[in-house]
RNA sequence: CGCAAGGCAUCAGUGGCGGACGGGUGAGGAACACGUGGAUGAUCGACCCAACACUGGGGAAUACCCGUGGGAAACCACGGCUAAGACCGCAUACGCUCCGCAAGGAGGAAAGGCGCAAGCCGGUGCUGGACGAGUCUGCGGCCGAUUAGCUGGUUGGUGGGGUAAUGGCCUACCAAGGCGACGAUCGGUAGCUGGUCUGAGAGGAUGAUCAGCCACAUUGGGAUUGAGAACGGCCCAAAUCCCUACGGGGAGCAGCAGUGAGGAAUCUUCGGCAAUGGGCGCAAGCCUGACCGAGCGACGCCGCGUGCGGGACGACGCCUUUCGGGGUGUAAACCGCUUUUCUGGGGGACAAGACCGGAUGGUACCCCAGGAAUCAGCCCCGGCUAACUACGUGCCAGCAGCCGCGGUAAUACGUAGGGGGCGAGUGUUGUCCGGAGUUACUGGGCGUAAAGCGUGUGUAGGCGGUGGGCUGCGUCUGGUGUGAAAUCGCCCGGCUUACCUGGGCGGGGGCAUCGGAAACGAGCCGACUUGAGGGCAUGAGAGGCCAGUAGAACUCCCGGUGGACCAGUGAAAUGGGUAGAGAUCGGGAAGAAUACCAGUGGUGCAGACGGCUGGCUGGCGUGUACCUGACGCUGAGACACGAAAGCAUGGGGAGCAAACAGGAUUAGAUACCCUGGUAGUCCAUGCGGUAAACGAUGUCCACUAGGUGUGCGGGGUAUCGACCCCCUGCGUGCCGGAGCUAACGCACGAAGUGGACCGCCUGGGGAGUACGGCCGCAAGGUUAAAACUCAAAGGAAUUGACGGGGACCCGCACAAGCAGCGGAGCGUGUGGUUUAAUUCGAGGCAACGCGCAGAACCUUACCUGGAUUCAAUCCUGGUUGCACCAGGGGUAAUGCCCUGUCCCCGCAAGGGGCGGCCAGGACGGUGCUGCAUGGCUGUCGUCAGCUCGUGCCGUGAGGUGUUGGGUUAAGUCCCCUAACGAGCGCAACCCCUACUGCCGGUUACACAUCCGGCGGGACUGCCGCGCACAACGCGGAGGAAGGCGGGGAUGACGUCAAGUCAGCACGGCCCUUACGUCCAGGGCGACACACACGCUACAAUGGUCGGGACAAUGAGACGCCAGGCGGCGACGCCGAGCGAAUCUCCUAAACCCGGCCUCAGUUCGGAUCGGAGGCUGCAACCCGCCUCCGUGAAGUCGGAGUUGCUAGUAACCGCCGGUCAGCACACGGCGGUGAAUACGUUCCCGGGUCUUGUACACACCGCCCGUCACACCACGAAAGUGGGUAACACCUGAAGUCGGGUCGCCAACCCGUAAGGGACGCGCCUGCCGAGGGUGGGGCCCGUGAUUGGGGUGAAGUCGUAACAAGGUAGCCGUAGCGGAAGCUGUGGCUGGAUCACCUCCUUU
Repeated sequence: CGCAAGGCAUCAGUGGCGGACGGGUGAGGAACACGUGGAUGAUCGACCCAACACUGGGGAAUACCCGUGGGAAACCACGGCUAAGACCGCAUACGCUCCGCAAGGAGGAAAGGCGCAAGCCGGUGCUGGACGAGUCUGCGGCCGAUUAGCUGGUUGGUGGGGUAAUGGCCUACCAAGGCGACGAUCGGUAGCUGGUCUGAGAGGAUGAUCAGCCACAUUGGGAUUGAGAACGGCCCAAAUCCCUACGGGGAGCAGCAGUGAGGAAUCUUCGGCAAUGGGCGCAAGCCUGACCGAGCGACGCCGCGUGCGGGACGACGCCUUUCGGGGUGUAAACCGCUUUUCUGGGGGACAAGACCGGAUGGUACCCCAGGAAUCAGCCCCGGCUAACUACGUGCCAGCAGCCGCGGUAAUACGUAGGGGGCGAGUGUUGUCCGGAGUUACUGGGCGUAAAGCGUGUGUAGGCGGUGGGCUGCGUCUGGUGUGAAAUCGCCCGGCUUACCUGGGCGGGGGCAUCGGAAACGAGCCGACUUGAGGGCAUGAGAGGCCAGUAGAACUCCCGGUGGACCAGUGAAAUGGGUAGAGAUCGGGAAGAAUACCAGUGGUGCAGACGGCUGGCUGGCGUGUACCUGACGCUGAGACACGAAAGCAUGGGGAGCAAACAGGAUUAGAUACCCUGGUAGUCCAUGCGGUAAACGAUGUCCACUAGGUGUGCGGGGUAUCGACCCCCUGCGUGCCGGAGCUAACGCACGAAGUGGACCGCCUGGGGAGUACGGCCGCAAGGUUAAAACUCAAAGGAAUUGACGGGGACCCGCACAAGCAGCGGAGCGUGUGGUUUAAUUCGAGGCAACGCGCAGAACCUUACCUGGAUUCAAUCCUGGUUGCACCAGGGGUAAUGCCCUGUCCCCGCAAGGGGCGGCCAGGACGGUGCUGCAUGGCUGUCGUCAGCUCGUGCCGUGAGGUGUUGGGUUAAGUCCCCUAACGAGCGCAACCCCUACUGCCGGUUACACAUCCGGCGGGACUGCCGCGCACAACGCGGAGGAAGGCGGGGAUGACGUCAAGUCAGCACGGCCCUUACGUCCAGGGCGACACACACGCUACAAUGGUCGGGACAAUGAGACGCCAGGCGGCGACGCCGAGCGAAUCUCCUAAACCCGGCCUCAGUUCGGAUCGGAGGCUGCAACCCGCCUCCGUGAAGUCGGAGUUGCUAGUAACCGCCGGUCAGCACACGGCGGUGAAUACGUUCCCGGGUCUUGUACACACCGCCCGUCACACCACGAAAGUGGGUAACACCUGAAGUCGGGUCGCCAACCCGUAAGGGACGCGCCUGCCGAGGGUGGGGCCCGUGAUUGGGGUGAAGUCGUAACAAGGUAGCCGUAGCGGAAGCUGUGGCUGGAUCACCUCCUUU
C1' cells in the first nucleotide's frame, strides 16, 4: 500500500556465508624464522572446477514476542507461545572408515527454495583437479673464545595417549646416550628475502616506498567456534584509563584522518566507490579510509620559464689606480621582435571493449585577445680546487675539511667592488660505499718501517714421488626443472618530451635431476725406487749425564826470617799494621774456575758446552747401494726443553758481590772512584718460564754465475811413501754478478726464482696496561681491551750544524819574552741612582775616549716659563698697499707700537708684477716602526773558501768536479782522477817605501841632498842537494833587496731579522692654535756607588838646575806671526814677512856634558784647596783653557783575573793636524831612541780540510726524561648502594584443556502405557599441568660511590740531567735489590757502541 492473499521500507531476532581476506606495525625472534632445492607412502581444506552416487520418512526444542521480577548501568532471572535450509533420531550406502589373509561383517548422509513454465539456485557422500595451508629436510646468510664444555624428556627403545598429520609432541617403563674448536652452550645484536646504494669488478653497506614470507595487535596465559584463528571475538591475571547510585561495570588507532607528549624532524578530522579489487547475495544491490583521486611539504626525480636580436673605444653610479687610466660592460638606457609562462574570454576530453555509470574536473588539452609583461638565488675565490683587489681589524674579533690563517701592509677574519661554480635551487650536518692495494679472494706484508712463537717432539688438519687398473665423489660437458612478479640491460610502443608507464627479448650466482667424459684431484686394488727409513764400513767433535782425579792461582790458618809501613787513588781518605802487617820461606785447609793449546775452530734443536781419566748415552758426516717400499713435509691445540736473575728445603761458601756501612768527589751525590761487606754466585732436589732467548731473517723441498779462506770426510793424479795439484760431499766465513730491495744491503746457509704448511702485523700514545680467565709459594708470567688523546709516530739515506769523537793544518791562540791593565789620584765613557730635565741611540767578542773631528749661549733633539698659528717655501681665490727700508719707543727677543714711503703698461677704467693680510691646499715633526726598507757599516775574516755549465752516478734529496798523494800564505801549484771547463774569491795589475839610470825642476851658493816624470832591478834566473824526473823545499853565489823584500788600498757566496728611521733617503702609522715654530733660563757637567778606556805616578835606568845636539809629517789670510819692547809668567803692545820647497808655526823631546838631591811619602808624586792674574767670547756662577804664588792628598809597583806586541816591531820620547771663537790625558798622522823571545803545538780560544756518530735543523745557548705543584678530561679499584636480566629450589596458584568424582539440574535417543528410570550433557567438587605472585641462595650485566690508583692534555711553575755526539760512567734487554725523581748497582745477554791498538780474513799490487 492492498478487501485479502500479499508487496515494499525500516528495526530486532533465528539461520547461512563472511568477520582467519584486505589494512597496520617490526616489539620479539639467531629459529627450519627466512632464502633456495627437495620430501609428505606422515597430512588438511569452506567457497570454485570435473566426474560418479544420492536427496526417503519422522521428531523434540528455542530466540524474537508476551507476562512477572532484579539492577544506577552493563545486563540478567523466571514463567509462557512459535518457525526454519537451526537441532535430533530412523531408512538407504557405489564409493568412505574400522575389523579381517580373504570371503565377509560392522559403522556412518542429506534441505530445501524461487519461477506460470522452460529452468535456476541449493543439500549429502565420495574421487580427482585448481589454489591454499600444516609438517619434515640438504645447503646458504651476524658479532663475541676475556662464553669451552653443554644436556634429565636429555639421546634411543617399547607400550599407551594426543594431532588433520610424522615425531620425546605427551606419559609409564627400560637402556645410557646425544651435542661440541668444521665453535656446542652462553652473551650481544637483528624481522628475512626479491631488491636498494656504492664499486671496473670482486666486494662493502643496507632491507624506506613496491612485492613474497614470518612475527605481533596494551603485557602475559588460555581455550572456544570454525575448513582455517583471532588488531576492531571470548575467558583469566597485570599495568593504565574511563563510568558508577560504591553494589558493580566498561576500554585497547602497530586501520584512515586527527589530538597530546617526546623530538632536529614527518601531512588533510578532504572527495568518491566512477575505475581496480574484496565480502555477501539468484539478482537488483549493499558494505569496503582496500582503493581511485584531490590537499599540505622543493622531501626526491623529471621537464619548463624568468626573454630574443641590435646597441659606445664604452653614459651614470660604484670599485680601483702608478692619477694616465682600468674594471663592472653590450651590461644598462634606447630601438626592433616573440609570447613558453601569466592574465582575461571561449571550447573541452580519454579513462566506460554492449546499456547505465566520471570523484578527479570545467582539470589536461585546443582557440582568441593582452602585454617583456608576473618570476633568482645560494655557495665559494691561500694550496688541495675554478675564481683577486681595496678598506677595516691587529694572536683581538674571528676562520678552519686537512695543511693552517690573524701579533699594523691579511688574495685565509669582516665589508665592498670584481671574479668562479651551481641554479629553483644552493650550502651545511649526519650516514653508507668509493678513493683505501689502508684486512689485500681478485689484491698486501713480517732483516732495519707494525709483524717469525726462545727451541724442539708431535695430535687434528692442510699438502704430498713414479708407472698401471677400476670407481666416477670433486671436475668438465649436454638435456630437463627451478631461479615469482616488480627491479636491471636491450629493442619497440603510450602520454607534445622526460620522469612515469605498456609489450617483447635477454640476463640471473645457485639448487635439483637425467645422460655423457675420465686428463687432473680423490677413493679402492696391485706394483716401483729416486723421497724417507734401515743395514754394513769408516770418521770428527768443549753434544748430554754420573763418578773420580790433577796442577797453577786467590784467600785463610800454623811456623820461620824480618822490622815499618802496606793498601788504595786523578789526588786522597776510610781500611790493615809494633798484639809484628806488607815482603819472603816452609807446612796445612777450603772452595770455585780450568792459563797456554784457542782459531769469524768444533758440537748441539735452542738455551748452551772448554783441565784430565773412566762409565753410561744422543745426534751427525762420508763411502757402499744390501733391506723396507711413500712409511713423507708442515703442524692449531698439546707435551718437553729452556741463559741470567729470582723462589722453596737442605748443604757449601775461597774469590767476586746487589742491599748495607764507611771514605772521597760534588752545589747536592741515595751514583760513577775507594775500603769493607750480606743475600747470591757453587751442589742436591723442586719451582719459575722470561731476555737485544738476535742472523732482530719460522720449518721443509727444488732451481739459479763465479772467486777465495777454513773444519771434517771420500776419490783421482803423482810419488818409494807423502806434501803439492785436480774432482767431490757436509759444515762454517769473506768478496762479488744477475736478480731483489724504499734505501741500507742480501746475493747457492738469499732478503733471488718457485712450491707446502704454521706463526704474526694493520698509525702513534693510552698499553703489553686494566678487568676477567688460566698458571705460580711468591715475584710474576700468559691471554689481552676500551675510554680518551695526537697529525703524527717510524725506516733508510742526504746536506748541514754540533761532539767533554778521530786525523791533518793554520793564527801573538798557547808557550817563550817585553811593556801594561786590575790597587792610587785625576780625565773620559757607561750602568745605577737622583732630578722639573739629567734628550736619544749603541749592549758579549763585534756597546762602554762609541754616534760627539771638540754641550758656557748656539749646538739641543730634554725640562721650566713665555710667545705664535704660518718662522721659511709654493699654488689657488679674495682683499690690501704702513709691506720692505729709515728713525724713535718698548721687550729677555720679535713690525709689538709710532712717523715717513710701492713698481710697470695705460689718458682713464683697468690689467700685471712685488709684498702684506684672510681662506683653502700643499707644508712642518730628532714623533713610532732598523721586525716594512734603500744606502752605509760592524763581524766571522785577508779566513780560503763559495759556486756554475755540460757530462757521469743515484728512484730521489744529492754526489762527482772541490776527494786523494805532495806542496803553498792561499781551491797556490803539481801529480793522479768520470770528469772537462768556467765564474766570484787568492795572487797579480794600483799607491807608499828600500837601490839605481836618464831627463827635468826650484824659493837651493855648487856638488851632494831634495822634488817630479820616464825607465831599470828580483824571475827560484844561476849552482848544489832533497822530493817522484813534477810542483816545491833547503843551502849557496851575486845583489841595495831575495824566494809573496816591508807597508797600504783591496773584504767572495753568505751569517748575525747584527747596527743605524737621530746623518741622509723612503713605505706605512700618528700629531696638526700642536708631538709644529720662536725665545729666555736651566739641563745634557747631578753623585752613596759599580764597570770600561786612558793620563800621571809611586821614583836614582830617577828628580831638579845649568849648558849642548839631531827630525819628520803637516798647517797658515777673520790666518801663521819673525823681530823689538813690557810682564816672573800666561800674555799684551808695536810690527816685518808669507796665500807660502821662499815667510811663519818651529827652541823638538827622550839624548849628551856638568852640578845638586841619597832612599826619605822625599828636591818622588802632583790631587785638592786658598789667593792673584791672562786669553777667547754678547756672556766663563752653574760650566772653558792658561799663568803665577801658596797648599801639598792618595800612592812605596798593585788579589783573583786580564790586554797588546815577533823588528825598525814592543817599549820610551816628543812633534803636527782635523774639529775649533775658546777648550784634547781623546782621535788621526809624523819622526827620534830602540829591545827581549819563539823549545814547540800537549793544553786554552778562533778558524780551515777530510772522516765518524747524532733522537740536533730556531741546528748544543740544540734536544730531552722523571718526580712534585696547579687545572681539566676519560678510565681502573673500592666499604657499599641502586637497577636490569635469564636460570635454579621451594611455597602459592587465575582462566582453562585433560583425568577422576558427583547426592544438584537435564526436551529429543533407549526402557516403560504412565509415573519413573537409564544414557548424554550442564553445574559443582577434586587431581596433574599452569600465567603470575612470594621466599631463598647464587650467576651475568649496567649505573652510582667517600676515598684511592695510574693515564692523557694544558705559552712561559719546582727539583735535578737519565737519554741523543764516547751525552761526559757507551747504551739497551731480562731479572733482583735500593733510591725525592729521572735513575743507580749486581748478574747474564745484545751491538742497534764511539775511539785507539792488536789479531784474523778479504781486496789490490
Molecule: small-subunit ribosomal RNA
Organism: Ktedonobacteria bacterium